[in-house]
């Protein structure tokens, strides 16, 4: 079950922030300064749990906070997150 929570897929919307400067160069590729916050990833409040120790204690613990490792800073591309279809799956009652 007139199908929760979620997950695939297709589809449409999706912000920020250097088309930066030296080097070198067919491409790659080295370096410097300055940025941004929405793939990912790290950090924790509340609560939860532990003790020889009750502690500014120790683990576990969420974000769109908060760090910027990774990632990006013309377009494109990629994008958390939202709508649309669809399929998967099968909670409560």
């Nucleotide at each position: 079950a007139u199908g929760a929570u979620g997950g695939g897929u297709g589809u449409g919307g999706g912000a920020g922030a250097g088309a930066c400067c030296c080097c070198u160069u067919u491409a790659a590729g080295g370096g410097g300064c300055g940025c941004c916050g929405a793939a990912g990833g790290g950090g924790u409040a509340a609560g939860c749990g532990g003790c020889g120790a009750u502690g500014c204690c120790c683990g576990c613990g969420a974000a769109a906070c908060u760090c910027u490792c990774a990632g990006g800073c013309a377009a494109a591309a990629g994008g958390a997150c939202c709508g649309c279809a669809u399929c998967c799956g099968g909670a409560c009652a």